[in-house]
Context: one part of a larger RNA
């Protein structure tokens, strides 16, 4: 100088404490660990692996097994030589890869060739999801959006090194003000950047309709841009004003006004650095390795096994509730190999025919919980819905292994879960639906959207993380 203390002292964080939901008990969904297995392909390992890589393993993927098969090779560049093919479409053998057959068959051209493509051959080489992330780029988690890391010149030490950056106040902050052998300065914090919340102007369709007229009562037409909204561009918040406390400072408190008020809510943004942290399986790349194979094609199989043990989910264990019937309000998105209305069959999934729609225009699109009424009456029940038979529908060459809906029947554990733990401070939490992207078809995962909408924080003893200042050390 740092670490580190069951030293101190000051300070922050949903760290704790005050609340509210949960997990752990149960079924199933998923990851994982083990074991099984011809293979069950590989990484990922406390926080910071474990619904992670995977924004969607039937076949492809796919890298793993078994079998059949190729060796200049699925892929690229060069040579030699031979040729109009090759692809394609039919057949025929095969599981297929592949092998034959037969149809059908280039272009330009100064006639020397040349261009594209095939076939054969030699080598050079290709190829490698082989291995080293402890050789490596980039990229990324984490401490942490924590207030910090550090430089120049001065000056102090023999020196490491120290001052600066400590010290009083203050802050969200090495924020700022004071005062100091320091004076400045760099990354860092804030601000500048997007969205939200209020408002003006500019603009009026496909959007909206206050007033006027017509109407099948639908903004539907004429009409019109005031209103909503769309979306460009301005305004608005700055401790700027008051009053009060402070050192006459920074700043805190309180108040006016304002839609908003002390960073108004959120978002992107990660200083020097820590973990030989994560990745050679995205990608690149040294090094080694493999080369009739550790490369390449293919059909089946696997990754979906299951005695069990964990992690994240979903659903419920019910009357603030199921179940009928009836009724009201969204916001973010998507869409032409698509989104599909209406109308029709079918209890349903669904199918038939289709209108419109490159979409403020048509469509996906009934938004559920809500709100009225009607039942159930506390029971393994009209609660819950696993499991199982059975029919059937869609997507695809193809749903046996192993897709996802639908109908009838079955109707399991399960009546708030032991130690132990997790999130959350406000339009959050619970709690309801709805979009999306992956994708052919599959979502209880994910990333969004908006309905409804909450309790409690007395306060810093303690538990976990950090900041700063001291102080001990036999650590470095």
């Nucleotide at each position: 100088u740092g670490a580190c203390g069951g030293g101190g002292g000051c300070c922050c964080g949903c760290a704790c404490a005050a609340g509210c939901g949960g997990c752990g008990g149960a079924g199933c969904a998923u990851g994982u660990g083990g074991u099984u297995u011809a293979a069950u392909u590989c990484g990922a390992a406390g926080c910071a692996a474990c619904g992670c890589g995977a924004a969607g393993a039937a076949c492809c993927u796919u890298a793993c097994c078994a079998g059949g098969u190729c060796u200049u090779g699925a892929c690229a560049u060069c040579c030699c030589u031979c040729u109009g093919a090759a692809a394609g479409c039919a057949c025929u053998a095969g599981a297929g890869a592949u092998a034959g057959u037969g149809c059908c068959u280039c272009u330009c051209u100064u006639c020397g060739g040349a261009g594209c493509g095939g076939a054969g051959g030699a080598g050079a080489c290709a190829g490698g999801u082989g291995g080293u992330g402890c050789a490596u780029g980039g990229c990324u988690g984490u401490c942490g959006u924590c207030a910090g890391c550090u430089c120049g010149u001065g000056u102090c030490g023999u020196g490491a090194g120290a001052u600066g950056u400590u010290g009083g106040g203050u802050u969200a902050a090495g924020u700022c003000c004071c005062g100091c052998a320091a004076c400045g300065a760099g990354c860092g914090c804030a601000a500048c950047c997007c969205c939200u919340a209020u408002u003006g102007u500019u603009a009026g369709u496909u959007g909206c309709c206050a007033u006027c007229a017509g109407u099948u009562c639908g903004g539907c037409u004429g009409g019109g841009c005031a209103c909503u909204c769309u979306a460009a561009u301005g305004a608005g918040a700055c401790u700027g004003c008051c009053g009060g406390u402070g050192a006459c400072a920074a700043a805190c408190c309180g108040g006016a006004g304002g839609a908003a008020g002390g960073u108004g809510g959120g978002g992107a943004u990660g200083a020097c650095g820590u973990c030989a942290a994560g990745u050679c399986a995205u990608c690149a790349u040294g090094c080694c390795c493999c080369u009739u194979a550790u490369g390449a094609c293919c059909u089946g199989g696997g990754c979906u096994a299951c005695a069990c043990a964990c992690g994240u989910g979903c659903u419920a264990c019910a009357a603030u509730g199921g179940c009928u019937g009836g009724u009201a309000c969204a916001a973010c998105g998507c869409g032409c190999a698509g989104c599909g209305a209406a109308c029709u069959c079918g209890c349903g999934a669904g199918g038939g025919u289709a209108a419109g729609c490159a979409a403020a225009u048509c469509g996906c699109c009934u938004a559920a919980a809500g709100c009225c009424a009607g039942u159930c009456u506390c029971a393994g029940u009209u609660c819950a819905g696993a499991u199982c038979g059975g029919a059937g529908g869609c997507u695809g060459c193809a749903a046996c292994u192993c897709g996802c809906c639908u109908c009838c029947g079955u109707g399991a554990a399960g009546u708030c879960g032991g130690a132990a733990u997790c999130g959350c401070u406000a339009g959050u939490a619970a709690u309801c639906u709805c979009g999306g992207g992956u994708c052919a078809g599959c979502a209880u995962a994910c990333c969004g959207a908006g309905g409804u909408g909450a309790a409690u924080a007395c306060g810093u003893u303690c538990c976990c993380g950090g900041g700063c200042c001291u102080u001990g050390u036999a650590c470095a």
The prediction has a mean pLDDT of 85.
This is a predicted structure of a 476-nucleotide part of an RNA (small-subunit ribosomal RNA, 3' major domain) from an uncultured bacterium.